A computed fold for a 72-nucleotide RNA from an uncultured bacterium, annotated as transfer RNA. The sequence was found in a public genome assembly.

[in-house]
């Protein structure tokens, strides 16, 4: 330098071209003598960054930034 994976809420992970979700946490309430567990309901995301394609991109290109492994 070059090639492969990866970057999505506070954490871990989905979504494979058509309203971004689930799981723990949080946050409030309900339940109990209290806590924990159990129910409910609720915040919270510019999808790493800047373009391009498309009626429409997390999702497909192109370029760069970060990580992780691999060849010189």
């Nucleotide at each position: 330098u070059c090639c492969g994976c990866g970057g999505u809420g506070g954490c871990g992970c989905a979504a494979u071209g058509g309203u971004a979700g689930c799981g723990c946490g949080g946050u409030u309430g309900g339940c109990u003598g209290u806590u924990a567990a159990c129910c409910a309901a609720u915040a919270g995301g510019u999808u790493g960054u800047a373009g391009g394609u498309u009626c429409g991109a997390a999702u497909c290109c192109u370029a760069c930034c970060c990580g992780c492994g691999g060849a010189g």